[in-house]
Molecule: Glycine riboswitch aptamer
Organism: Chloroflexota bacterium
RNA sequence: AUUGCCGCAGGACGAGAGAUUUCGUCCGCGAACGAAACGCCGAAGGGGCAAGCGCCGGACGCACAACUGGCGUGAAACUCUCAGGCAAAAGGACUCUUGCGGACAG
Numbered sequence: 001a002u003u004g005c006c007g008c009a010g011g012a013c014g015a016g017a018g019a020u021u022u023c024g025u026c027c028g029c030g031a032a033c034g035a036a037a038c039g040c041c042g043a044a045g046g047g048g049c050a051a052g053c054g055c056c057g058g059a060c061g062c063a064c065a066a067c068u069g070g071c072g073u074g075a076a077a078c079u080c081u082c083a084g085g086c087a088a089a090a091g092g093a094c095u096c097u098u099g100c101g102g103a104c105a106g
Stems, first nucleotide, its partner, number of pairs: 002106003005102008018038001020037006039086003045082001046080003052073007
């Protein structure tokens, strides 16, 4: 110097699902906000777990391994729908990219 990794701050891309109903506030009406009811979505965040791995036991055995039970650990775009969301706007995972910083490796 360069490539990869991590953190922070920007940029690009960006799906799904009622502009639902009733009441109230405001108001000329609507929008908005608040409360209630029913229906729905998964891609902020959060929860759940498979193999595998670890520990402890059982049985066998000289012992280990294999077998078997329990516990722990254990990923996702899977799953739950707590949170969030269901016109536009905003938000938005993943991916790409810019700048700064960090540790290490090639």